[in-house]
């Protein structure tokens, strides 16, 4: 990069550095941003995917399943993945699926 599985309306900011765009892409929409945004560092901090303790389940297991805990790998700290596009439902509002992206685990 490819496959597979799981998860995406919860939650977490300050400095310093940058200096014009920025919310993945294509379109529209709306937002954020020279009262300095995006983006790097640092440092704080949210979460619990792996890992890790504990209990259960089981003949057993590295498997399942609840629970802790945050010292380790990862990822995350504007707005639902910001919101729509395809497809079913509805008069609408609005819901349910798909696609795509993202991220963790496996794999190749």
């Nucleotide at each position: 990069g490819g496959u597979u599985u799981a998860u995406a309306g919860a939650g977490a900011a300050g400095a310093g550095g940058g200096g014009a765009g920025a919310g993945a892409a294509u379109a529209g929409g709306c937002u954020c941003a020279g009262a300095g945004a995006a983006c790097c560092u640092c440092u704080a901090g949210c979460a619990a995917c792996c890992g890790c303790g504990c209990a259960g389940u089981g003949c057993a297991a590295u498997g399942c399943u609840g629970c802790g805990a945050a010292a380790g790998g990862u990822g995350c700290u504007a707005a639902a993945a910001c919101c729509u596009a395809c497809c079913c439902u509805g008069g609408a509002a609005a819901g349910g699926g798909a696609a795509u992206u993202a991220u963790a685990a496996a794999u190749u």